[in-house]
RNA sequence: UUAGAGUUUGAUCCUGGCUCAGGACGAACUUUUGCGGCGUGCUUAACACAUGCAAGUUGUACGGUAUGUCAUGGAAGCUUGCUGAAGUGACAUAUAGUAGCGAACGGGUGAGUAAUGCAUGAGAAUUUAUCCUUAGGAGGGGGACAACAGCUGGAAACGGCUGCUAAUACCCCGUAUGCCGGAAGGUGAAAGGUGCGAGAGUGCCGCCUGGGGUUGAGCUCAUGUCCUAUCAGCUUGUUGGUGAGGUAAAGGCCCACCAAGGCGACGAUCAGUAGCCGGCCUGAGAGGGUGAACGGCCACACUGGAACUGAGACACGGUCCAGACUCCUACGGGAGGCAGCAGUGGGGAAUAUUGCACAAUGGAGGGAACUCUGAUGCGGCGACGCCGCGUGAGUGAAGAAGGUCUUCGGAUCGUAAAACUCUGUCCUUGGUGAAGAAAAGGACGGUAGCCAAGGAGGAAGCCCCGGCUAACUACGUGCCAGCAGCCGCGGUAAUACGUAGGGGGCGAGCGUUGUCCGGAUUUACUGGGCGUAAAGGGUGAGUAGGCGGUAAUAUACGUCAGGUGUAAAAGAUCAUGGCUUAACCAUGGUUAGCACUUGAAACUGUAUGACUUGAGUGCAGGAGAGGUAAGCGGAAUUCCUAGUGUAGCGGUGAAAUGCGUAGAUAUUAGGAGGAACACCAGUGGCGAAGGCGGCUUACUGGACUGUAACUGACGCUGAGUCACGAAAGCGUGGGUAGCAAACAGGAUUAGAUACCCUGGUAGUCCACGCUGUAAACGAUGAGUGCUAGGUGUUGGGUAGCGAUAUUCAGUGCCGUAGUAAACACAAUAAGCACUCCGCCUGGGGAGUACGUACGCAAGUAUAAAACUCAAAGGAAUUGACGGGGACCCGCACAAGCAGCGGAGCAUGUGGUUUAAUUCGAAGCAACGCGAAGAACCUUACCAAGGCUUGACAUCCCCUUGACAGGUGCAGAGAUGUGUCCUCUCCUUCGGGAGCAAGGGAGACAGGUGGUGCAUGGUUGUCGUCAGCUCGUGUCGUGAGAUGUUGGGUUAAGUCCCGCAACGAGCGCAACCCUUAUCCUUAGUUGCCAUCAAGUUAAGUUGGGCACUCUAAGGAGACUGCCGGUGAUAAACCGGAGGAAGGUGGGGAUGACGUCAAAUCAUCAUGCCCCUUAUGUCUUGGGCUACACACGUGCUACAAUGGUCGGUACAACGGGGAGCGAAGGAGCGAUCCCAAGCAAAUCCCAAUAAACCGAUCCCAGUUCGGAUUGCAGGCUGCAACUCGCCUGCAUGAAGUCGGAGUUGCUAGUAAUCGCGAAUCAGAACGUCGCGGUGAAUGCGUUCCCGGGUCUUGCACACACCGCCCGUCA
Repeated sequence: UUAGAGUUUGAUCCUGGCUCAGGACGAACUUUUGCGGCGUGCUUAACACAUGCAAGUUGUACGGUAUGUCAUGGAAGCUUGCUGAAGUGACAUAUAGUAGCGAACGGGUGAGUAAUGCAUGAGAAUUUAUCCUUAGGAGGGGGACAACAGCUGGAAACGGCUGCUAAUACCCCGUAUGCCGGAAGGUGAAAGGUGCGAGAGUGCCGCCUGGGGUUGAGCUCAUGUCCUAUCAGCUUGUUGGUGAGGUAAAGGCCCACCAAGGCGACGAUCAGUAGCCGGCCUGAGAGGGUGAACGGCCACACUGGAACUGAGACACGGUCCAGACUCCUACGGGAGGCAGCAGUGGGGAAUAUUGCACAAUGGAGGGAACUCUGAUGCGGCGACGCCGCGUGAGUGAAGAAGGUCUUCGGAUCGUAAAACUCUGUCCUUGGUGAAGAAAAGGACGGUAGCCAAGGAGGAAGCCCCGGCUAACUACGUGCCAGCAGCCGCGGUAAUACGUAGGGGGCGAGCGUUGUCCGGAUUUACUGGGCGUAAAGGGUGAGUAGGCGGUAAUAUACGUCAGGUGUAAAAGAUCAUGGCUUAACCAUGGUUAGCACUUGAAACUGUAUGACUUGAGUGCAGGAGAGGUAAGCGGAAUUCCUAGUGUAGCGGUGAAAUGCGUAGAUAUUAGGAGGAACACCAGUGGCGAAGGCGGCUUACUGGACUGUAACUGACGCUGAGUCACGAAAGCGUGGGUAGCAAACAGGAUUAGAUACCCUGGUAGUCCACGCUGUAAACGAUGAGUGCUAGGUGUUGGGUAGCGAUAUUCAGUGCCGUAGUAAACACAAUAAGCACUCCGCCUGGGGAGUACGUACGCAAGUAUAAAACUCAAAGGAAUUGACGGGGACCCGCACAAGCAGCGGAGCAUGUGGUUUAAUUCGAAGCAACGCGAAGAACCUUACCAAGGCUUGACAUCCCCUUGACAGGUGCAGAGAUGUGUCCUCUCCUUCGGGAGCAAGGGAGACAGGUGGUGCAUGGUUGUCGUCAGCUCGUGUCGUGAGAUGUUGGGUUAAGUCCCGCAACGAGCGCAACCCUUAUCCUUAGUUGCCAUCAAGUUAAGUUGGGCACUCUAAGGAGACUGCCGGUGAUAAACCGGAGGAAGGUGGGGAUGACGUCAAAUCAUCAUGCCCCUUAUGUCUUGGGCUACACACGUGCUACAAUGGUCGGUACAACGGGGAGCGAAGGAGCGAUCCCAAGCAAAUCCCAAUAAACCGAUCCCAGUUCGGAUUGCAGGCUGCAACUCGCCUGCAUGAAGUCGGAGUUGCUAGUAAUCGCGAAUCAGAACGUCGCGGUGAAUGCGUUCCCGGGUCUUGCACACACCGCCCGUCA
C1' cells in the first nucleotide's frame, strides 16, 4: 500500500477493443470577476531588429592636459601702497593616452549533439590568475612607443610621415633554492607606489623565483543512456608497433616506416528524432511520461572557418577571413549583429514595463573613499497557478406579494424577502507608523501594521440535472432546429434539443479544448496468453546461445551479512519552528545505486579427480505398405486382326448430341500397349513430416525386446543455417490405356460461360532439374519427471500344463482427481512442475502497397501506413426457422355427396362519377361486415336559409306571470308576428320563497373534429390447439435446465410405469344447460283408457289423471361385469346386460400469450384542434349514381321435373299503438264488420316436401322467370328521385358452367317448409325450429395448419430473416 462503470446478445459466460469517473499543466479559449500573500509569464520564427541601458575600474603605475585654490613670482599700471599678467611649486577635481587587473564571471538560449555529451563510480600523464601558507630575492644598466606638437590623406570610418617624452610598458648583464642532463655542462627573474617620521626607520599596497594547499580546468576508463533490420556488413590514419614531432598533459593528436589488423545480430554502419541530469507529473508499487521555473553539466552567440591575447577563450556586448542580410556614403569605401534588460515588427491559440534602486545579497576594479553592476533587490501588468479572506449576523409565518407547478385542495421558491436588533473582515476618511542596518545611509514606502470615525452600504458567478453521475417539472419544437465523452436523444404528451421554475456541484471562479500518467493485468519483471476467441514455425538435422544427473574437495564471479567512501544544494518525507493562518520560508533527521573493504559458503558458476541411474556402444532376438534400384505376374479397361451374328447400341429424372447396315453393341479366339495393384485390409503396421500397399532379388535407414560386457554426463532445446517437403504448376526429353482442367456439342433453365450427358487437349506416368506452398490439422512445438482406474488392439519378454497374470514399447475408447469461458481434455493432458524455441495484442484496410531477397515464370518470404467502425469474435442457452429427421393429430389430403367459378337477379366491396355519393372494416381473421332493416327522421355527407351562453347542464342579475295548449298571417320550413286562455306556497299585506318564460354578462355548453401508434372496456385470430407456468429441492459460473424428457396410453401435460425430483396453479376433464330412458310428485288452459251424456262433426260436457304432455325432484353409465391382449399397470379389443357404452349427441365454457390485429363512429377517456363554427336548427338532395372488377347469396337451366286436382303429418316462437277468428266483398293483394285473447285457454296458423291421381314428352319447352307496359292494394305528413304486395300482359339470359376453389363423417350433407328479432312499411340476409333423409372413409406418401422430441443455424423486427456483387 491496489475501488470501478458504460458499451457486442432476446438473454448468458468469456475474449476483446472503444469510452468515462481521478490527478497534473509555463497552457489557450468562452463567460464572469471584490481583496490580499507567495510564485509564475514567447512552449511558435536559434525570425528580423529602431532607441536606451547591460563591464568597467585604478591618478596610491606613468607622462601630459584642463579648471579651481594656495604659495611663489613680479612684467605692467598708477592714486606709492595698492592692483597685478606671464612663469614656478603645492593641493583638489576631471581624464584622452600609456600601463595594470577585469572583460573566459555574472546574464541569455537549446540550434547542434545519440556521444568529442550527460549521470554514477573509478583513475593518471597535467595545469591552475586571484587567494592561503612557506622558503628566498628585488643588484646594475639600456633603448623606445603612444599621448603631445607640426605637416598631411580621407565624405566618413580611420589613418600616414617627421619630431619630443614617462612608467609597475619593453630589453640586456649579473645572481638564484628551480628546470634539463648519467656526467660535463646548459638554461632561467624581478618594480615600484604611497602614508607616518627631522632621520634612521617603519606601516600598507605591490614585484620576482621555488615548495605546499585551496579552487577551477583539461584528459582517461567502466557501467547506464530513444526509435528503425523495409539500414547487415563498416573501416585505410583505419587497428597495433617503432621512432621523431606536438601539447600544460597520456594518446594516430600529427608524421615516417613496419605489421594487417579493428568494429559488428550482446546490433557495427547508415538514416530518423532528441541538449543530459538533480528533479517534475502520475502510479499501491514496478513502471510510464516529461526535462518550463530553481540548481549542476554541456553546447551555442547572424551563418561557416581561423587563430591572437591571456592563468583561463579559439571568446554573446574582442580580432581576422568568407557568406547572407540591414544601414551610411561624396560611390572611392565604411558600419552592424538583443538566444543580456526593457521595447518594436513578424509568426502564433498564446506569454508582461522602453519602471525604481544599488538600501540589502553578490560581483569587477581600487590602499581606501568610491565607481560600475537591466546580476540582484523592488515596483507595474496578467485569476496563469497555489493559498487565505469577504460579499453580512441574529430574530422574523400573515408561510406576504410575485414566479412556477397543480389532481384546483394545494405544493414550492421559503426564514428566503420585507421588518426589527446588531457587527465592521475587506472598503472610505483622518491620524500614527515599522523591522529589513552591528555608527550614518531604505528603492520598496507614507508600504506592512496600529488607532479613531463612517456606513449593510461597493463585492457572485459558472457548469450540470437520460444512464455512467449528485440533481425534475412545465412550455415551445416535431428526425426540423439542435444535442452528444460512450451508449445514444429529436418523426405531436422529449426529465437527453430551446426557454422558464426548481434542484445538484464547484465557487472568484466555472466550463471547454489540448497534452501526459492512471484506471489498462490492454506489452503482463511484479503481472497475460496461443485445441475452437488473435496466436505452434509444414517437418527434421544441427551452429551460436540458453538450460542441465550423483557424491566430494578447492575457489568465491553471482548470492548473503557487516564496515568505509560517495550519493552537491534545492526538492521529497518525518519532526520542530517563523510570517495572525495557510500557501511560502527556516533548522535538524532519513536514501536506492556505485566503488572499496572484511567475512559466510547452502545454492549457481569455475577448477580437479571420481560415480552410473541420463545418453551412447556391444551381444542375442523377433515385427513392419520405412527408402532406393532392377526384374517378374495376373485380373480389368481401351485398341487392332479374324470368326459368329443383326439392328440397334449408348446415355438420362426424361432426352438428345454420339456410335452403328462401310455391320456397331453382344459374343469367341489371337495380339498390342499403358496405368493401377481387387480379395487379404483391421480407429492394423512403418516413417520426422509430406507420405508408403501385387510378387521376387540386391543395397540401405530407423524403432522395439532381452542382457548388463564397455564409455562415463558424452544430455535437452535450438535464433541464423542446411536438408526434406502433398497436389497443382514450370523447363528439357520420353511415354500416353484409362481418367480428365481448357475446349466443342447435347440437355436443363428466364438465362446456365454450372450441376447432368457425348466427346476431348494439356496434365496425370518415367528421367533429370525448378517451385516451396496446403484445413502441410490432433487447427494441440520439442524434451524430462510426477499424478486413480477400466476396457480393446499391435510387436516383444517373464511366470504358468493351461485358463490367465504381469512387464516394456506403440495404437484406440470410457472415466476419477485436476484444468477449462464453455465445449471438452484427462498417463498419447488442454492436469501438476521445470528447460528451450516459435508466435499473438480490436475489426476492416491487408497478408495488401513500397522496398529487399529468392524464382524461368507463376509467384513465394519479409511486411506497413493513411483512412474507417464500436464493435469484430468464441462457447453455450431459449426461441423462431429449414425444399433436416422421427412420432402424432385435424373434412388437411384421400374416398364420397352437394356446390361456387358461366346466366339473371339480390346484396356488400373496389373503382369511376358526383355539390355530396358520410365514416369505419382490408389475406386467412374486410367484402348479406358495424347496419336486428337509409323514402322524411335516422344522418354523421352536400346545397341553401337561420341562431350565437346556444338544441342540452349548472351558477348570477333584471323583467314578466307564466309554460304548455288552441288559432290567424308571412315563409320551403326553421322562424317571425298577432290573438284566446293562464302558476303554486307563506305573509306582519310592504313582501318573501319556489317554478316557468323572456332579456343580459360571463364562467361555460357543444363537436360522429384528430390521434385505436397515448388509453380503459369490448372483440377477432392462432384454437377448444394441449399446452402455459410456479414454490421448494437438485444441477450449471451463468443465461438456463430438471420437473414438463423417456417406455406405453389417451380426444387431452388423460392416465400408468420409470426417473433428482417432490408438489402446486391456470388450462384438459368434470361440475352447468339441453336432448335420449325410467320413476315419484302435481293435474289446468294439457290429456281421454274405462263409465255416462251428446253432436253433422268435435274431450263438447259430467267425470277421471291411467296414458301422452307439462315442470319440479330423483334414478341411470362408472370401463361397474366377463373374456382376451398388455408389464400383474394405465389402457385397448371383443362380449353381456341396458333406452343409452366407453367424453352417448349438442351447447355454454377460450390457459400463458401472439398479431403496436379491430374499434376515439356504442360507451368512457388523456392530449391536440374549432368556438357568429369543425357547434346547433330547418327545407331539399345524397348515402339507392354505373363503361367495369371481385366476394356472398337467391332462382334456374328441368321429367328424381313442371302444372292441375285430391289428401296427411310438426316444432320453436310471437301478440295490446298488438295478434286478429268467424261472417261478408274482391280473381287477388286486400278491405268491411268484429268475437276472443296480456294467452299450455284466443289469434298468427295454411305447414311444405312426401303420398294418390291426371296432364306435359325433351323443346329455349306447359322449363326458366329477368325485363317492361297497364291496372290495383298496403304502410306512412309524404312512396318522383327511392318501398313492398296483387292481377293481366310481356317472356331476356340460361341446355349444368375454364383455370381454380368451398362445405360436410349421421339424424350429418342434401332437400322441404315454419317462426322470430329489427320494424309504420320495406329480407333472396341473419338467428332459430321441426319434416324427409343419404354416400364414402383403403389409408397418412403428398398439399395446408397444429403438437412433441431431436438436429443445423452467421436468424432474434426471428426466412416476408440475414446477406453478397454490380449499377445509380